[in-house]
Context: one part of a larger RNA
Molecule: large-subunit ribosomal RNA, domain II
Organism: Clostridia bacterium
RNA sequence: UCCGGCGAGUUACAGAUGUAUGCAAGGUUAAGGAGUCUAAGCUCCGAAGCCGAAGGGAAACCGAGUCUGAAUAGGGCGUCUAGUAUACGUAUGUAGACCCGAAACCGGGUGACCUAUCCAUGGUCAGGUUGAAGUGGUCGUAAAAGACCAUGGAGGACCGAACUCACGUCUGUUUAAAAAGGCGGAGAUGAACUGUGGAUAGCGGAGAAAUUCCAAUCGAACCCGGAGAUAGCUGGUUCUCCUCGAAAUAGCUUUAGGGCUAGCCUUGAAGGAAGUUUAGCGGAGGUAGAGCACUGAACUGGUGCGGGGCCGUAACAGGUUACCAAGCCAAAUCAAACUCCGAAUGCCGCACAAAUAUCCUCAGGAGUCAGACUACGGGAGAUAAGUUUCGUGGUCAAAAGGGAAAGAGCCCAGACCAACAGCUAAGGUCCCCAAAUUCGUGUUAAGUGGAAAAGGAUGUGAGAUUUCACAGACAACUAGGAUGUUGGCUCAGAAGCAGCCACUCAUUCAAAGAGUGCGUAACAGCUCACUAGUCGAGAGGUCUUGCGCCGAAAAUACACGGGGCUUAAACACGAUACCGAAGCUAUGGAUUUCAUCAAUAGAUGAAGUGGUAGAGGAGCAAAUUGCGAUAGGAUGAAGCUUGCGCGCAAGCAAGGGCGGACGAGGCAAUUGAGAGAAUGCCGGA
Numbered sequence: 001u002c003c004g005g006c007g008a009g010u011u012a013c014a015g016a017u018g019u020a021u022g023c024a025a026g027g028u029u030a031a032g033g034a035g036u037c038u039a040a041g042c043u044c045c046g047a048a049g050c051c052g053a054a055g056g057g058a059a060a061c062c063g064a065g066u067c068u069g070a071a072u073a074g075g076g077c078g079u080c081u082a083g084u085a086u087a088c089g090u091a092u093g094u095a096g097a098c099c100c101g102a103a104a105c106c107g108g109g110u111g112a113c114c115u116a117u118c119c120a121u122g123g124u125c126a127g128g129u130u131g132a133a134g135u136g137g138u139c140g141u142a143a144a145a146g147a148c149c150a151u152g153g154a155g156g157a158c159c160g161a162a163c164u165c166a167c168g169u170c171u172g173u174u175u176a177a178a179a180a181g182g183c184g185g186a187g188a189u190g191a192a193c194u195g196u197g198g199a200u201a202g203c204g205g206a207g208a209a210a211u212u213c214c215a216a217u218c219g220a221a222c223c224c225g226g227a228g229a230u231a232g233c234u235g236g237u238u239c240u241c242c243u244c245g246a247a248a249u250a251g252c253u254u255u256a257g258g259g260c261u262a263g264c265c266u267u268g269a270a271g272g273a274a275g276u277u278u279a280g281c282g283g284a285g286g287u288a289g290a291g292c293a294c295u296g297a298a299c300u301g302g303u304g305c306g307g308g309g310c311c312g313u314a315a316c317a318g319g320u321u322a323c324c325a326a327g328c329c330a331a332a333u334c335a336a337a338c339u340c341c342g343a344a345u346g347c348c349g350c351a352c353a354a355a356u357a358u359c360c361u362c363a364g365g366a367g368u369c370a371g372a373c374u375a376c377g378g379g380a381g382a383u384a385a386g387u388u389u390c391g392u393g394g395u396c397a398a399a400a401g402g403g404a405a406a407g408a409g410c411c412c413a414g415a416c417c418a419a420c421a422g423c424u425a426a427g428g429u430c431c432c433c434a435a436a437u438u439c440g441u442g443u444u445a446a447g448u449g450g451a452a453a454a455g456g457a458u459g460u461g462a463g464a465u466u467u468c469a470c471a472g473a474c475a476a477c478u479a480g481g482a483u484g485u486u487g488g489c490u491c492a493g494a495a496g497c498a499g500c501c502a503c504u505c506a507u508u509c510a511a512a513g514a515g516u517g518c519g520u521a522a523c524a525g526c527u528c529a530c531u532a533g534u535c536g537a538g539a540g541g542u543c544u545u546g547c548g549c550c551g552a553a554a555a556u557a558c559a560c561g562g563g564g565c566u567u568a569a570a571c572a573c574g575a576u577a578c579c580g581a582a583g584c585u586a587u588g589g590a591u592u593u594c595a596u597c598a599a600u601a602g603a604u605g606a607a608g609u610g611g612u613a614g615a616g617g618a619g620c621a622a623a624u625u626g627c628g629a630u631a632g633g634a635u636g637a638a639g640c641u642u643g644c645g646c647g648c649a650a651g652c653a654a655g656g657g658c659g660g661a662c663g664a665g666g667c668a669a670u671u672g673a674g675a676g677a678a679u680g681c682c683g684g685a
Stems, first nucleotide, its partner, number of pairs: 001685006011095004016090008026051003032045005055062002065077004098236002101233001105226006116200009125190001127159003130155001134151006163187003167184005202218001204214003211220001239619006249262005263368002265365005271360003275356004280350004289341001290339002295335003300330004306324002308321004371396010401412003416589003421585003427579003430563003436576001438575006449565001455550002459547010476534005482507003487501003513528001517526002590609008620674001622671006632662001639658004645652002
């Protein structure tokens, strides 16, 4: 990992509710007894008891009433009948209560053959080294002290085997080993090591102390029991078809991943016409917008209370000011917590009409309380987030199909079933790839299309406006571009051209600045403005707008799905075809609800038939028992296998093969009644 088997809403009681049946103002027996006796069965007996037929009151008590009350008032609860017994279904309660699962808690025992400490009694430590005290001798001294030489043999002394330990490293790490092996290492006469026997026990012991050890287990051992502890948590929970079909919200919650009630779903019953939409009418309201009349904010100018500076005074007074500035005036702004104003929608109501088929009440059963994205309106955030939090709609959730290359939440569209029929939606029609290399008019040259801003630019199309122009524009070429004068000042110099000044003047002219730029030390020189000629028809500026360009740097090739595309296969505006889905239509079939007919059955018509949690309905299969000593069965039962065929499905099954003795199907009753999942359990491969 696979295969097979086993494996989870059960049972008892209680009240509730529904359905069925019996009897009914009544209903019903319980224990027990009798009969039958193969009976865990059936029949009969057995009113004890229970429920109901009358309630009200705390009670006395009264009674279709009663209680309250002073009340013949008002009000509360009643009266105007239907119950009861059994069976079955459903949920709830009490029980282990759908199944498996803790860590833990408590009780009683078992452990110190491991290990910790202690007690008793034994044992062990090759060899080598050092050489304390003491002692003797010699020297020494007055005597000592002391020195030297011997002797001696101390030590948690030294080196180092056994023994004990475990500091490093390598190997091992499904190991040779659930702690070892190799090479080194430490202690090795001591607080040494060790044998045997004994002591201490879990709310405890022991501990040279580490939460360390107490039998591979230790922040409280192990075994059995309480025990199916509890688990608002995780996992699992077994056949089919049909009808409907949610929620992820509110309030409360030691509550927030759990509950309760409501909301939303479903089933049943009885009625009512209340539901929804459209148009009309009548309402409430302060949002969007707008505004500045209030409350505040903010800008400029004027005026200027008051203040500051300066002048002034002995002190006042007074004067003055390009300072600050209240209030007012004018102009022009801003606001969720401003409003003189003020929509659209939405909301409430009214009567009538039309359309639709919901809505309300009661009773049974739920599930839901983590929501997601998207569009629009807001808050929070950074007018960040696949962010967070509200409101309104949509989709997903619980929705398949087509499109968006690929994609829960986007666009189109809601799958009852069948088939090699047709029409469309979104989106498409050169090829991959179904359908236009379709038609018309433009745009784009950037592969823009097929990513992006501020900003930049004689890209190009369209429009508007303006200036110049056959009395000749714009561009180009030819010629001129002068004089007072080197203007004045400044300066070493300043001559159009370093800088400053100016009433930037005047003359000659077709025209020519006290000079546009280059240039010189300063001049010079080259140019420009301006003018004439040549030429001969458009030229220049501004604004609006379509499509493009630059701005544009990232790690595999890539920012059209690909090929590839340029009067397009790009973009804009039109046109006509076609393709395109589980949409719609046509054909056949199934089924649900309603209506009509008919009355178990059916027929016709209309409308339906996606679906998680969940509610409801109808069935299939398994085992046992009854009918039943069933039909059947050696001319072959059950079982296994194959399987014509049948059924919407679960499934059923003729016939054949294996098999070798039981037993199908039907109608009922009852359940240890359906497996693929639980790191499920057992067995096998």